Predicted 3D model of a 536-nucleotide part of an RNA (small-subunit ribosomal RNA, 5' domain) from an uncultured bacterium.
Its mean pLDDT, the model's own confidence on a scale to 100, is 82.
RNAcentral holds the full RNA, with entries from ENA and SILVA.

Context: one part of a larger RNA
RNA sequence: GAUAAACGCUGGCGGCGCACAUAAGACAUGCAAGUCGAACGGAAAUCGUUACAAAACGGAUUGAAGAUUUAUCGGAUUGAAGUUUCGUAACAAUGAUUUUAGUGGCGGACUGGUGAGUAACACGUAAGCAACCUGCCUAUCAGAGGGGAAUAACAGUGAGAAAUCAUUGCUAAUACCGCAUAAGCUAACAGUAUCGCAUGAUAUAGUUAGAAAAGGAGUAAUCCGCUGAUAGAUGGGCUUGCGUCUGAUUAGCUAGUUGGUGUGGUAACGGCAUACCAAGGCGACGAUCAGUAGCCGGACUGAGAGGUUGAACGGCCACAUUGGGACUGAGAUACGGCCCAGACUCCUACGGGAGGCAGCAGUCGGGAAUAUUGCGCAAUGGAGGAAACUCUGACGCAGUGACGCCGCGUAUAGGAAGAAGGUUUUCGGAUUGUAAACUAUUGUCGUGAGGGAAGAAAUUGACAGUACCUCAGGAGGAAGCUCCGGCUAACUAUGUGCCAGCAGCCGCGGUAAUACAUAGGGAGCAAGCGUUAUCC
Numbered sequence: 001g002a003u004a005a006a007c008g009c010u011g012g013c014g015g016c017g018c019a020c021a022u023a024a025g026a027c028a029u030g031c032a033a034g035u036c037g038a039a040c041g042g043a044a045a046u047c048g049u050u051a052c053a054a055a056a057c058g059g060a061u062u063g064a065a066g067a068u069u070u071a072u073c074g075g076a077u078u079g080a081a082g083u084u085u086c087g088u089a090a091c092a093a094u095g096a097u098u099u100u101a102g103u104g105g106c107g108g109a110c111u112g113g114u115g116a117g118u119a120a121c122a123c124g125u126a127a128g129c130a131a132c133c134u135g136c137c138u139a140u141c142a143g144a145g146g147g148g149a150a151u152a153a154c155a156g157u158g159a160g161a162a163a164u165c166a167u168u169g170c171u172a173a174u175a176c177c178g179c180a181u182a183a184g185c186u187a188a189c190a191g192u193a194u195c196g197c198a199u200g201a202u203a204u205a206g207u208u209a210g211a212a213a214a215g216g217a218g219u220a221a222u223c224c225g226c227u228g229a230u231a232g233a234u235g236g237g238c239u240u241g242c243g244u245c246u247g248a249u250u251a252g253c254u255a256g257u258u259g260g261u262g263u264g265g266u267a268a269c270g271g272c273a274u275a276c277c278a279a280g281g282c283g284a285c286g287a288u289c290a291g292u293a294g295c296c297g298g299a300c301u302g303a304g305a306g307g308u309u310g311a312a313c314g315g316c317c318a319c320a321u322u323g324g325g326a327c328u329g330a331g332a333u334a335c336g337g338c339c340c341a342g343a344c345u346c347c348u349a350c351g352g353g354a355g356g357c358a359g360c361a362g363u364c365g366g367g368a369a370u371a372u373u374g375c376g377c378a379a380u381g382g383a384g385g386a387a388a389c390u391c392u393g394a395c396g397c398a399g400u401g402a403c404g405c406c407g408c409g410u411a412u413a414g415g416a417a418g419a420a421g422g423u424u425u426u427c428g429g430a431u432u433g434u435a436a437a438c439u440a441u442u443g444u445c446g447u448g449a450g451g452g453a454a455g456a457a458a459u460u461g462a463c464a465g466u467a468c469c470u471c472a473g474g475a476g477g478a479a480g481c482u483c484c485g486g487c488u489a490a491c492u493a494u495g496u497g498c499c500a501g502c503a504g505c506c507g508c509g510g511u512a513a514u515a516c517a518u519a520g521g522g523a524g525c526a527a528g529c530g531u532u533a534u535c536c
Base pairs, nucleotide, nucleotide: 001535002534003533005532006531007530008529009528012408013407014406015405016404017403018401019400020366025364026363027362029361030360031359034106035105036104039103040102042100043099044098045097046096047095048091049090050089051088052087054085055084056083057082066073067072068071113319114318115317123243124242125241126240127239128238129237132236133235137232138231139230140229141228142227143226145179147177148176154169155168156167157166158165159164185210186209187208188207189206191204192203193202194201195200215224216223217222245291246290247289252282253281254280257279258278259277260276261275262274263273264272294316295315296314297313298309299308300307301306321342322341323340324339325338344355345354346353347352372398374397375396376395380394381392382391383390384389411441412440413439414438421432422431423430424429445477447472448471449470450469451468455463480525481524482523483522484521485506486505487504491520492519493518494517495516501508502507
């Protein structure tokens, strides 16, 4: 000087960061991966329009008798529009709208967590693949003809405490299965041209054989999908050179071991696997064994060389209760998928079942020690969807903690009777000390009131009435910690008497202690100051 720090004393505010290093110990509870009804059949709920006729309600219009003041009263009668109910007919109707358990599609291989294992092509760097794959995306070329059989849902029956399961019957699809067509797309045969890097690569005419498809929305235009091929982009796989801790009180290690041939397997090369054959391969330039450890960009320190380190952020790897295994898929040998075994926890009708926080919060435990069971999808990003939108503990915010860095404040100017009090004294004084009182001033932060953003293109803002601005009032609400023998800035008094104690080193203390304790004074740093731990 530095820290993912802890402890002691103290503690006003703000901004930006950081926060289980120990038990990869065990976990109650909630949430963290869904979405699409414009792929599909159901189920549930809701929904009419027009015309005619009848009835009920309704009361526009009309203005009788009669009266008289002869131009006015009066209000009998008539029964338009409209509303409601029932019926008939036509149309939409195998209908429309909403919700959704199931089939189906895409996504659950991303994001997020942890560092147990790993001394290794794991990582870093530089190359190679003429030995490879790549969903969604982009561009180009070509295509989508015609059929079939099921099954969940549903209904019935049955078993079980439950988890769940069996059976009978029905049904749909962008689910499943044949057929057709198809190109140097695949395989075989025997070629040609060009090129190269050993196997070979690229292009291409021929013969034979093989492999494809799905529809949906809309009045329509069209759009979204589907299939084959080529190229790109992106992401991955494999190989190699070099680099990557300690121990020789670890010196020999190795049988699929090293190489070859055949076969199999893989996207692909390969003892990757298998059969046979040979006897090789590694090692003092440190094999093997043992210990320790995720690696890097970086970070800290240092003039540099170097040393130490790998928290946060970013890249890669590995893991997901322990061990093993495959399935699905473009991609996994899959954290919130499946199967088996073990340990543990829970339910049970004892027959059998359920579970996996090293996701975000939170609990117990361990520990010197590390936070809220918060708000929101408003922004950025992701998944699904034609879209509206839904989901998103990623993320954006808020909360806790002086844990760190940075900034600000706790007043400013005047003020000598050098007050009182304290300490000290040679009793004259000295010092605390312009310090206080007192006078005047200011208003940062904070307090109260009013206004009030940007972040968003919109009638979309969690943060948040936040940041910021204005006004009011009033020094009021805001200073401690360590040290004072030398190193090392800062001294006296009293107490103690090798005691009590101090101490980083030298060393202090045994009756005048500037070194212990207290007080006054002083020095240093300051919302911190000291101690401990670790690195340079």